[in-house]
Context: one part of a larger RNA
This record gives sequence, C1' cells and structure tokens, in this order.
RNA sequence: UCCGGCGAGUUACCGUCGGCGGCUUGGCUAAGGCCUUUCGGGCUGGAGCCAUAGGGAAACCGAGUCUGAACAGGGCGCAUUUGUCGUCGGCGGUAGACGCGAAACUGGGUGAUCUACCCAUGAGCAGGUUGAAGCGCGGGUUAUACCGCGUGGAGGACCGCACCCACCUGGGUUGAAAACCGGGGGGAUGACUUGUGGGGAGGAGUGAAAGUCUAACCAAACCCAGAGAUAGCUCGUUCUCUCCGAAAUAGCUUUAGGGCUAGCCUUGAGCCACUACGCACCGGGGGUAGAGAUACUGAAUCGGUUUGGGGCCCUUCCCGGGGUACCCUGUCGAACCAAACUCCGAAUACCGGUGCGACUAUCUCGGGAGUCAGUCCGCGAGGGAUAAGCUUCGCGGUCGAGAGGGAAACAACCCAGACCAUCUGCUAAGGUCCCGAAGUCGGGCUUAGUCACUAAGGAAGUUGGGUUGCUGAGACAGCCAGGAUGUUGGCUUAGAAGCAGCCACCAUUUAAAAAGUGCGUAACAGCUUACUGGUCGAGCAACCCUGCGCCGAUAAUGAACGGGAGUAAGCCCGACACCGAAGCAGUGGAUUGCGGGAAUCUUCGGAUUGCCGCAGUGGUAGGAGAGCGCUGUAGAUCAGACACGAGUCGUACCGUAAGGAGCGAUGUUGGGGUCUACAGGUGAUUAUGCCGGA
Repeated sequence: UCCGGCGAGUUACCGUCGGCGGCUUGGCUAAGGCCUUUCGGGCUGGAGCCAUAGGGAAACCGAGUCUGAACAGGGCGCAUUUGUCGUCGGCGGUAGACGCGAAACUGGGUGAUCUACCCAUGAGCAGGUUGAAGCGCGGGUUAUACCGCGUGGAGGACCGCACCCACCUGGGUUGAAAACCGGGGGGAUGACUUGUGGGGAGGAGUGAAAGUCUAACCAAACCCAGAGAUAGCUCGUUCUCUCCGAAAUAGCUUUAGGGCUAGCCUUGAGCCACUACGCACCGGGGGUAGAGAUACUGAAUCGGUUUGGGGCCCUUCCCGGGGUACCCUGUCGAACCAAACUCCGAAUACCGGUGCGACUAUCUCGGGAGUCAGUCCGCGAGGGAUAAGCUUCGCGGUCGAGAGGGAAACAACCCAGACCAUCUGCUAAGGUCCCGAAGUCGGGCUUAGUCACUAAGGAAGUUGGGUUGCUGAGACAGCCAGGAUGUUGGCUUAGAAGCAGCCACCAUUUAAAAAGUGCGUAACAGCUUACUGGUCGAGCAACCCUGCGCCGAUAAUGAACGGGAGUAAGCCCGACACCGAAGCAGUGGAUUGCGGGAAUCUUCGGAUUGCCGCAGUGGUAGGAGAGCGCUGUAGAUCAGACACGAGUCGUACCGUAAGGAGCGAUGUUGGGGUCUACAGGUGAUUAUGCCGGA
C1' cells in the first nucleotide's frame, strides 16, 4: 500500500414545539388492591398533577394589581378560554451523551537483582624503577648544625600485565549488538577495584552536582483505581433521489481560530394592507465631486512702489544728508494651494407625495439551522513609497458553493448560469492561412518580423495637416571668381598685425567684403566664413500638431505570436458572410410549484389518480420532503419430494437512484419467498482507526 470483517447522534428522565389519537358535562390516574386462559392483560384506586385569574420580592389585594402622595401616567393582566392524557417525530437540559485521542491530577500499592550513596564481612593488584624520614659509621664543631658513605623502604611516587575506565579515530548505524567491534589512550597501593549480605523511595530517596541515577526514554519511577478525567483542539462520522439554499457582518465577551443575541437560510401557520419592490412626475434637506479666493481660516511664488520702521555703509562738531543685491511692514500687479478653508456647488443616493407596473415579494408568529479565518477584480478613499498577489473601510461583481465556451496552459478576467436524451438549428465572448471549426471585398498606414514586454530620453525613418519666411527681378545646394583700402584701429604687451585680453566698432573704394565666423602663427604669413558676381534652372528653409515605425532593450538549461509560418495571415477604418457554449430554439422524456377541467373516496376541511397549460429543476454549510436495502418480531399468504432453499460463481434483463428479477452451475449444515405493521447493535475508500490476510 491492497483485500476481508468490525467501527461513531444512543438510552433514561425533564422541558418545549409539531403530527396523529382519546376525552373535553375539564383531562389523567400513581403506588397499592382485586381478578386472570402464565403474564400479555382486565377492573379498581382521585393521594396527587395540569388547566380553570392575575398582579406583586412579599404581606396582600383581586378583573385587576404593582409602582406611586395620586381617583395621574406607565408595566403586566382582563375584555380576546382551548385544555389534558397517550404515542411518534424535531430540538434543548441533566447524565460519558456522535466516536477515538492527551500532556496531567489524586489515592493505594510494587520496585535499590540496573544504577547512585552508605553499612557489615571477604577478595584482588605479574614484573620492573625511584630511593623520603629514621638509623649506623666517618668527617666536622667546645657542643650542635652541616657534609659524605652506607643502611632503610616512604609515596592519592614512576614504567607497565591482570583488573577498572572510556580521550581520539575507523567500522557499525533496517547493527552480530536498543551503545558493539578494531587500532591507539588514561588509572593500575588507591578519594583503587570487586564478591556476598544489608539500608533508605516517588515531591521521596541518592547525588565529589550532570537535573545525574532510582530495572533499556525520570524537571518527578512503575502498576492498579478515581476514569468513559477534561480537551473552546485535530481527525473521522457509513444508502439514494427531490425542493429551497446561506455566511465569513454588527454589538458584547480574560474576547479575538470559542461563544451569545441580531443579520442572512429553511419549514409551518397567519396577514392580502397599494406594506415592501421597479419606473415616471412633483416636493424636500444636504455641502461630496468640481470650482473659488478683498467670501473667512490658513498656506504660498514673483515683480513694481518716493508706505513706514529697523539694520549696515559713506558723510557730518551738532542738526541733518546720501546710498543699500539686508530684514519687517503697507500698497499695487500677476500667478497659485487645502481632509480637518467655503462666497458657491452638481451627478447619484436618501426621505415624502401622486400615478402606473408587478401577483411576486415584503410583513407577523412558531420549529430547525449553519455562518462570526473570506478571496480576487472594477470604482471611491485612508495607511504605505499616488510599493506589494500589501493592509483597512465604502459601492458593485465573480469565486467561495459554479460546471460549459474564450483568455496556449490559468478559483476571483471576458461570455454564459449545466433536469435528462438527440449524428437538429441560431447565436455570445472570441475567432475564420495550417495545426484547428469558419472569409471574402474596399480604402489607408507600417518595412520594424514592428505585430509578438516597458520608460525617461534620443534621431533629416516615414504618413497627413498647419504657420512663417525666401524664390524666373533666378531662391536653396554645388561649382568658378572676388572677399579690398585708411590699418599692424587704440590700449595692453617681449610681441598682440581681424582672431590672449580691454575699449571703440568709424570711414573709404565698391557688385560685395566684419575695426572680422572658425582653423592657424612666437608674432606675421596661410586656409576659411559672413557678404558679392557668374554658372545652373524650380522650388527652398525653419518650426508646430499628428498616424505608424527606429534606438534606448543586460542573467543565469533554451524560450516574451501557443507552434508552423506570414509583408498581410500585421495595424486603422468600412461592408457583407461564416464558425463558435451545457446560452437560446426544435423534438422526445422526467420531476416540482401554480392554474384549469375530469374520475374515485370523503369525517365535506379535503385526499388520491391520470390529462392540458404556464413557470421552474448548478449548488458547499444547512433546512424540508419522498424512498431503497439489512437483522429480528407479529399477522396474512406462497412454492417444494426428481426436493426446495439461504449462500457462492456466471450472465447479454428491468427500474429516475438507492436497487430488483430471471436463467445456468454449485449447495455436508435448514429453512426460504411475497405483502402489511412494528422494533433496531441497520448501510464505510479514509479516524497516522482495530483484528486477520496478501
């Protein structure tokens, strides 16, 4: 992992609501008693319970009562009565209460054969080395001290087996082993090691102290019990079909992944009232978008000014005067900003009224829920960085709980809401060269394979439109020629001659020619330009708006039309076709609700069956309804001696589903089928489920 079996809303009592039934002259008995065909029951039994009156905490009062000074107002009642008992079903409460699951807590016991420490009594330590104290002799001293040579045999002394330990490393790591094996390593007369016996234990022991050890997992052992502890948590929760169908919000919460009430869903009953809803018109309030600024509050740029004050500078004996690229202020002009500014001010939305539409919904009361982690997209905003597949609100949509077509693929985008069948048709989004269903025509643009990623910025790419100049009295570009003189202007400077710099920028000859546009020289020279003539012969130049293109364009496997390919099969405009979905339509069928008209039954409320028409039939949590199957019990009924039958195996039949037959084979065990009713240990792909097997 697979297969088979087992495996989860039960039962008791109380409450509440509904269905059905009995009685309602209110209903019902409980224990007990009597009877009884053996047990099922019948008859009694009125203690008691509910109802018949409420209000108040109560005393108490009573169709009223409480509050209160009140004969006021207000609250709850009366007027306005359905009750009670049984049974079944939904839900709640108390119980383990749908099932499995803790970490833990408490009580009583069992453990020191492992291990830690202690006590008693025993045992063990090859061999080798070093050579303390003391002592002897000698030296030495007045005598000691001290020195030498011996002797001696101390030591948590040295080296190193057994023994004990476990520092490093290799292997092992579903091991040979739930701690081992190999090679090295440390201690090895000691705080040494070890045998046997004994001691103390669970908030306790023991501990040269690591929270260590206390029988292979100890920050509180193990076993049994309380015990089915508790689990706002996780997982699981078993057949089918039909109808409807959510929420991820608000308030409160030691509350935030849990609850309660409301909102939204479902179901039953009631109410049919222009109550809700849509549209039109009429009447309203507003201070948002926008806009505004001598209409306020604030913010804020530039300029003018013979406003006033101050500062600084100059001048002055003083008074005063002058200047000012400084500061504040006034005034004038221009331009400008605001969520917490408003002289103004929409669209929507909201409220009220009238009319029309719609026959649906809203609304009231009762039973049952689920939901309280939402998500993305568009629009309006706050936070953030006018970041986030970010975060928080508001309005709408989708997904959630939604399949189908498109977007290559792609919950949340575009189209569109799947009852079933169909080898019918029409369309939506999106498409129509091939993959791959379906296309042609007309006009224009693009040359970049742009199409088929992006910006600032850049460029005689190219299309269309425009403005201003020049131009047959010859423009623009090219070519030929001129481009001079006073003069090397003055100053400065070593020099400054058009061309380092400063000042000025005149005049003459001219067709024209700068007191010189750039290069150049040390300075000159030289080249060139402006400007002019000639040649040529028709448009030229600068700028603005605009369509489509170009560059900008760099990332890690090879990837930016889905691929091929395309110059239209790209882009824009237009025309007419076609394809294209579970959309719409056609045909057939099923079912729900409503309406119509039949038949049967009827307690006259209605129920059932089939027909016609209209509208529906996606669906998670969830509500409501109708069924299938299993086991047993009771009643009725059926087949069977060639037995029959459950079960098992095979099979091409029937039903809208759960499911149900028929036939064949097998069948040692004994029952089985059909109908009705009742009862339940009644349905399994998932619980790291349990047991067995593979």
Predicted 3D model of a 694-nucleotide part of an RNA (large-subunit ribosomal RNA, domain II) from a Planctomycetaceae bacterium.
Model confidence (mean pLDDT): 83 of 100.
RNAcentral holds the full RNA, with entries from ENA.
Rfam family: Bacterial large subunit ribosomal RNA.
The organism belongs to Planctomycetaceae, within Bacteria.